Large-subunit ribosomal RNA, domain IV from a Patescibacteria group bacterium, 358 nucleotides, folded computationally.

[in-house]
Context: one part of a larger RNA
RNA sequence: UCACGGAAAAGGAACUCGGCAAAAUGACCCCGUAACUUCGGGAUAAGGGGUGCCGGCAGUACCUGAGGGUGUACAGCCCAAGGGGAGACCGGCCGCAGAGAAUCGACCCAAGCGACUGUUUAGCAAAAACACAGGUGUCUGCUAAGGCGUAAUCCAAGCCAACGUAUAGACACUGACUCCUGCCCGGUGCCGGAAGGUUAAGGCAAGUCGUCAGGCGCAAGCCGAAGCGGCGAACCGAAGCCCCGGUAAACGGCGGCCGUAACUAUAACGGUCCUAAGGUAGCGAAAUUCCUUGUCGGGUAAGUUCCGACCUGCACGAAUGGAGUAACGACUUGGGUGCUGUCUCUUCCGUGAGCUCG
Numbered sequence: 001u002c003a004c005g006g007a008a009a010a011g012g013a014a015c016u017c018g019g020c021a022a023a024a025u026g027a028c029c030c031c032g033u034a035a036c037u038u039c040g041g042g043a044u045a046a047g048g049g050g051u052g053c054c055g056g057c058a059g060u061a062c063c064u065g066a067g068g069g070u071g072u073a074c075a076g077c078c079c080a081a082g083g084g085g086a087g088a089c090c091g092g093c094c095g096c097a098g099a100g101a102a103u104c105g106a107c108c109c110a111a112g113c114g115a116c117u118g119u120u121u122a123g124c125a126a127a128a129a130c131a132c133a134g135g136u137g138u139c140u141g142c143u144a145a146g147g148c149g150u151a152a153u154c155c156a157a158g159c160c161a162a163c164g165u166a167u168a169g170a171c172a173c174u175g176a177c178u179c180c181u182g183c184c185c186g187g188u189g190c191c192g193g194a195a196g197g198u199u200a201a202g203g204c205a206a207g208u209c210g211u212c213a214g215g216c217g218c219a220a221g222c223c224g225a226a227g228c229g230g231c232g233a234a235c236c237g238a239a240g241c242c243c244c245g246g247u248a249a250a251c252g253g254c255g256g257c258c259g260u261a262a263c264u265a266u267a268a269c270g271g272u273c274c275u276a277a278g279g280u281a282g283c284g285a286a287a288u289u290c291c292u293u294g295u296c297g298g299g300u301a302a303g304u305u306c307c308g309a310c311c312u313g314c315a316c317g318a319a320u321g322g323a324g325u326a327a328c329g330a331c332u333u334g335g336g337u338g339c340u341g342u343c344u345c346u347u348c349c350g351u352g353a354g355c356u357c358g
Base pairs, nucleotide, nucleotide: 001353002352003351004350005349006348007347008346010344011343014342019339027051028050029049030048031047036041038176052093053092054091055090056089062084063083064082067079068078069077070076094098106337107336108335109334110333111332112331113329114328118130119129134174135173136172137171138170139169140168146160147159148158177324178323179322180321182254183253184252187251188250189247190246191245192244193243196242197241198240202236203235207231208230209229210228211227214223215222216221255273256272257271258270259269282316283313294310295309296308297307298306
């Protein structure tokens, strides 16, 4: 000096990002317990008191019980030797201390998030992330939908779903409960429709080209029926797309400018432009607010945090759910009581280690 323990005057979080760590609380019995609440809870709330030993009450209360009585009875009821043996209360005794050691909750207030018990990054994250009962939508009529399987691509048997059958199964979103969940279908998706437009293979086939009997020509070559072959206009050809309609707890979206009231300010009101429709309820400087330490109030001597409000929401908002909410949480934030070597400000002791000396 370090590691692990122990002790500390006065103060008591002044430490620090933060009470991290430590200290403190702690068992049992009794008293006593608030807001709030889904009436279960919250509760070991909080906050108090007691705890050893000896004597008395008292071998009492009580427990047990050989055996016995009654009785048909090894139901019941009654008697009972023996065994065990308090509490409360009263009196006394000792120590610094009686749950004498060890084991063994600190508590309260307010707020955020998530309802809850659960689950998770095996080896830096346990959470407000995942899951969850509950809610909603969609698909599926059974050879179900959906999935596994085969596979470079195309095609399978088979298997799960399920020895289930729409109060079932699958998928997606939301996430207890309470109160609720507005407007927009123009775009995208999905569902439905089929009149018209577009349209593949294919069909039909006008036409055209090749070949060729043959014909013409001195020749080079030219013409060329049927057949066969190549190409092939028009026309007929599904779904899809266009088109018509529906659908937002489907993906998503939910305006601007100007004016106006008898102080001022503001604008219930009006005008105008644009849109598919212009954000309703509720909430709001918020896990969301840039400006910002917004402004006011509370708490402090002093508060960028915290709580309550306001609303000017840069850029909340309704199952990518909105707002609340008792209970719950090794969650997050602020405050308080208690407690302390975290600190003012260090010191000492024990055990061990490195180093030095022997």